[in-house]
Order: sequence, then C1' cells, then structure tokens
RNA sequence: AGCCUGUUUCGGGGCGGAGUGAAAUUCUCCACUGGCGGUAAUGGGCGGCCUGCCGGCCGUCACGAGCCCGCGAACCCAGCGAUGUGCUGGGCCGAGUCCGGGGAUCCCGGCGCCAACGGUCAGAGUCCGGAAGAAAGAAACGGUGU
Repeated sequence: AGCCUGUUUCGGGGCGGAGUGAAAUUCUCCACUGGCGGUAAUGGGCGGCCUGCCGGCCGUCACGAGCCCGCGAACCCAGCGAUGUGCUGGGCCGAGUCCGGGGAUCCCGGCGCCAACGGUCAGAGUCCGGAAGAAAGAAACGGUGU
C1' cells in the first nucleotide's frame, strides 16, 4: 500500500415578489433548488521553478455533469419470514440541444427541459407527513493474513 473484516461518525437542497380567487408557498407570470459513484476535451484553481513577453514544466486539490453511464431513496408485484413492519428477487426508475474547438452530451456562452408516494379550504420539485427513518456511499480508527 492493496484485499478481507469490525466499530464509530457523517450522509438532500429550494416559494421571495406579483396576479386571480371564498379558498392556492399547490393555478398563472417572474424567482429558487440539484443525493452518491464513474467519466474528466491535452480542462480549471492554488503553489513552486524556468522565461524579456507570449508561455512552458513540475507538484497538489474535499475543483470539475440535475438532464452521458451506473446507483440510491420512493412506488408496484411476488416469495420467504412471523412481528424486527424485516429479508430476497423482479418491475418501475425523469429531463439537452446549439455555438466556440482538431477534440467536450462534463468547459464557456445561448436557449430549453426534468423532479416519487400520501395529505391539503384548490391541482405542490420548493409546504406538511412517513423521516430525529433508511440507503447509495464517504471518512476516521482498529483487527487478521499477504
């Protein structure tokens, strides 16, 4: 250092303004938000060195995709289990283009689009609830052998 394993901790954001109405954070106009892993155009930040300048080289980063690939939550079905509302399997599982460029669905810019279930004086990505939950996973510490 890698593999296996144990414990602990962490592990989701957002309605502000206006309009209509008896009633809407749910409708309309403007606004706002973006879980985890991967990929990373010869990219970017920071530091160092070299150079007259443009720039080059080295190191480092808990920098780099909501809509590319995969995963999770949620929802549905089946089986097992027999109260711990659990495990296993399956299903479902949203949304992007144009320009710059030799080269990017990731950068810059333009214009778009998407967002479970249940509840509600009225239809919800943003309010309330399951949920002070669970999980994808991340980190720290320890153990065993190599």
The RNA shown here (FMN riboswitch aptamer (RFN element)) has 146 nucleotides.
The model forms 100% of the base pairs in the Rfam consensus.
The coordinates come from a structure-prediction model, not an experiment, and the mean pLDDT is 78.